[in-house]
RNA sequence: AGUAGACAAAGGCAAAGCCGCCGAAAGGUCGCGACGCAAAGCUACGGGUCUAAAGUUUCACCAUGGAAUCAUGACCGCCGGGCCGCCGAA
Numbered sequence: 001a002g003u004a005g006a007c008a009a010a011g012g013c014a015a016a017g018c019c020g021c022c023g024a025a026a027g028g029u030c031g032c033g034a035c036g037c038a039a040a041g042c043u044a045c046g047g048g049u050c051u052a053a054a055g056u057u058u059c060a061c062c063a064u065g066g067a068a069u070c071a072u073g074a075c076c077g078c079c080g081g082g083c084c085g086c087c088g089a090a
Base pairs, nucleotide, nucleotide: 005087012037013036017032018031020029021028022027035077041083042082043081045080046079047078048075049074050073055069056068057067058066059065
């Protein structure tokens, strides 16, 4: 230094839920809160999942409505890739 990760040490992050705010929504964010996490740090690069405003198409009831389709939107705590990182037992 790399791989690997303990009944170790010092710490770290923060699920669900709730309050406020942003958003059409998915979701994000602030605070509370802890389900868990050795990368649950960063990055939408590949896959996957979610939403469907606008667009397009369509509809017996006319419709300021319904339905279908569709990311340019979202998710890194879904998987993988890339980058960075604490510790010292086997």
A computed fold for a 90-nucleotide RNA from a Desulfobacteraceae bacterium, annotated as c-di-GMP-I riboswitch aptamer.
Lineage of the source: Bacteria > Thermodesulfobacteriota > Desulfobacteria > Desulfobacterales > Desulfobacteraceae.
The prediction has a mean pLDDT of 86.